The RNA shown here (SAM riboswitch aptamer (S box leader)) has 98 nucleotides and comes from Bacteroidales bacterium UBA5206. NCBI's taxonomy places the organism under Bacteria, Pseudomonadati, Bacteroidota, Bacteroidia, Bacteroidales. The model forms 94% of the base pairs in the Rfam consensus. The coordinates come from a structure-prediction model, not an experiment, and the mean pLDDT is 88.

[in-house]
RNA sequence: UGAUUAUAAAGAAGAGCAGAGAGAACAGGCUCCGUGAAGCUCUAGCAACCUGCCACUAGGUGUGGUGCUAAAACCUGCCCAAAAGGGAGUUAUAACCA
Numbered sequence: 001u002g003a004u005u006a007u008a009a010a011g012a013a014g015a016g017c018a019g020a021g022a023g024a025a026c027a028g029g030c031u032c033c034g035u036g037a038a039g040c041u042c043u044a045g046c047a048a049c050c051u052g053c054c055a056c057u058a059g060g061u062g063u064g065g066u067g068c069u070a071a072a073a074c075c076u077g078c079c080c081a082a083a084a085g086g087g088a089g090u091u092a093u094a095a096c097c098a
Base pairs, nucleotide, nucleotide: 001098002097004095005094006093007092008091013043014042015041016040017039021032022031023030026077027076028075029074044069045068046067049065050064052061053060054059073090078087079086080085
């Protein structure tokens, strides 16, 4: 980087450095931001995909590997629908394969 499968309305923030942007990309909205954005580091936490342990029916725990810690993946975009809603696509993460 590509294929497959699963999940994506729940959950969880402080400090230091830094210094103007950020919310994946494009468009339209909306929102966050010098009362300090992105990024980096430390600490804490959430979750339970893989894993260890316990149980072995369901499951529990949270050892290790990832991931995550504004707003539904912030909302809409294509198809069905009056709407609510559903589906597709894209993206993200995990496991596994190449």